[in-house]
Context: one part of a larger RNA
């Protein structure tokens, strides 16, 4: 020195922290949704009020509101968790003339003009369920066409710089080919009915094409980053070539072809173990061990494959196949995936609450009010670490008294204690009451903090006392009973064992195991 654990013991705070074992397997509750200023479409309970004899009808709030649905954007952030990886994974210096970047910001150009379905929603059946299947209807910033091209991209071409001679940049000419979507407020100058509203205008928020930036990211390299040689040969997509396909992009990445190459004793190939750094402990340093929490990066989300959508995934709370497990099932079929936060069983020597909150910072979508956020802020359990704090202070000899020991004189426990005079921290109690919040807003919270009140009052233990190593006597035991880190004690006077008395060490801790330097 610990993410410890066990034993005794245990009063108060603050800051931290916490399943190292079974990447076991999970009941249940949340953890990612938002948007009606993109559409279309629409309830019901309660209320009120007409009409009827009554069943029962209408209408009005409710509500254009709730649920559902098409559409946008997000869900690839952010939490988790080391199985896996010994590798361009991680560090660290570079490269990309071989590359993408949604939302953000900055310039430039438009933003016209058509169309065809389809959900909800009706209706008809299927099916135990999950669900599905046909026919009618409808909308859009949702799908498809035509138009225009400042840039852009694709052929053929001139110029002019650069260069690693591959190619990269600027001007520039001819041909091609490729976009768009509306919505909210406002207004009446232009247009159109003309009162004033719109298809007009105009602000804003979106849309399209093109330049550039920022940011994130993909490739590729030089160096570094464990064990075994009791693993010495290892390789057919294998090394390279040439075309072709793929991709954002280079490339055996994939294919055909054509060579026969290519690693390796400066450890190739096998095992084996392992997330990698910043950093952390130790150390005088060198070094040595490590990789929990926090912060980058990586890889994984039941095992194992895949590919869709997307500016990004081969996707923890998405699809699909197979596999093991589990659960419903009318036996014909279906449902799931806590290495999210809580929690259960399990396995351990062991590791926590099925808690409040969107007040604070973030983040999502939204013009915004706002909705959502087990991210986060808080709170709870645990001396599991670390730091503070208390549990009294002053005086007080005939040195009571009890206990121990005695050579019975008497030392010792001991200023210790009672007595006597003070305080009142922190725990109680009662009053008061925040910062944290720019105008509202405060989980935490009547909480920190302050004032007052009462009263030493509610607060110590653990280990050790032969050497090493501070710190000793008695009585028990008699190689038993036990102790022990190493040396070694204990067979009748044991400063080693068990008690007691006295003593030392450290204190809400003390002691003991484990593991590291």
């Nucleotide at each position: 020195a610990c993410g410890a654990a066990c034993g005794c013991u245990g009063g108060c705070g603050g800051c931290g922290u916490g399943c190292c074992u079974a990447a076991c397997a999970c009941a249940u509750g949340c953890a990612a949704g938002u948007c009606g200023a993109g559409c279309g479409a629409g309830a019901a309970a309660a209320g009120g009020g007409g009409g009827g004899c009554a069943a029962c009808u209408c209408c009005c709030u409710g509500a254009g509101u709730a649920c559902a649905g098409c559409g946008g954007c997000g869900c690839a952030c952010g939490g988790g968790u080391g199985a896996g990886u010994a590798a361009c994974a991680c560090g660290u210096a570079g490269g990309u003339a071989a590359c993408c970047u949604g939302c953000c910001c900055u310039c430039g150009a438009g933003c016209c003009u058509g169309g065809a379905g389809u959900a909800a929603c009706c209706u008809a059946c299927c099916g135990a369920a999950a669900g599905g299947u046909g026919g009618g209807c409808u909308a859009a910033u949702a799908c498809c066409g035509g138009a225009u091209a400042u840039g852009a991209c694709c052929a053929c071409g001139g110029g002019a710089g650069u260069u690693u001679c591959g190619g990269c940049u600027c001007c520039u000419g001819c041909g091609g080919u490729g976009a768009a979507a509306g919505g909210u407020g406002g207004c009446c100058u232009c247009u159109a009915c003309c009162u004033g509203u719109a298809a007009g205008c105009u602000a804003c928020c979106a849309c399209u094409c093109a330049a550039g930036g920022a940011u994130g990211g993909g490739c590729c390299u030089g160096c570094g980053u464990g064990c075994c040689a009791u693993u010495a040969g290892c390789u057919a997509g294998u090394u390279g070539g040439c075309g072709a396909g793929g991709u954002a992009a280079c490339g055996g990445c994939u294919c055909a072809c054509c060579a026969a190459g290519g690693c390796u004793a400066u450890g190739a190939u096998g095992g084996c173990u392992a997330g990698c750094u910043g950093g952390u402990c130790u150390g005088a340093g060198a070094g040595g061990a490590u990789g929990g929490c926090c912060a980058g990066c990586c890889a994984c989300a039941c095992u194992g494959g895949g590919a869709c959508u997307g500016a990004a995934a081969c996707a923890c709370g998405g699809c699909c196949c197979a596999g093991a497990c589990u659960c419903c099932u009318a036996c014909g079929g279906g449902a799931g995936g806590c290495a999210g936060c809580a929690g259960u069983g399990g396995g351990g020597g062991a590791u926590a609450u099925u808690g409040c909150g969107c007040a604070a910072u973030g983040g999502g979508c939204g013009a915004a009010a706002g909705c959502c956020u087990g991210a986060c802020g808080c709170a709870g359990c645990g001396a599991c670490g670390c730091c503070g704090c208390g549990u009294g202070g002053g005086u007080g000899a005939u040195g009571a008294a009890g206990g121990c020991c005695c050579u019975a004189g008497g030392g010792u426990u001991g200023u210790a204690a009672a007595g006597c005079c003070c305080u009142u921290u922190c725990a109680g109690c009662g009053g008061g009451g925040a910062a944290g919040a720019u105008a509202a807003u405060g989980a935490c919270g009547g909480u920190a903090c302050c004032c007052g009140c009462a009263g030493a009052a509610g607060a110590a233990g653990c280990c050790c006392c032969g050497g090493c190593u501070a710190a000793c006597u008695u009585c028990g035991u008699g190689c038993c009973a036990g102790c022990a880190g190493c040396c070694g004690c204990g067979g009748u006077a044991a400063u080693a064992c068990g008690a007691a008395g006295g003593g030392g060490g450290c204190u809400a801790g003390c002691g003991u195991u484990g593991c590291u330097c």
The part of an RNA shown here (small-subunit ribosomal RNA, 5' domain) has 517 nucleotides and comes from an uncultured bacterium. The full RNA is in RNAcentral, with records from ENA. It matches the Rfam family "Bacterial small subunit ribosomal RNA". Model confidence (mean pLDDT): 88 of 100.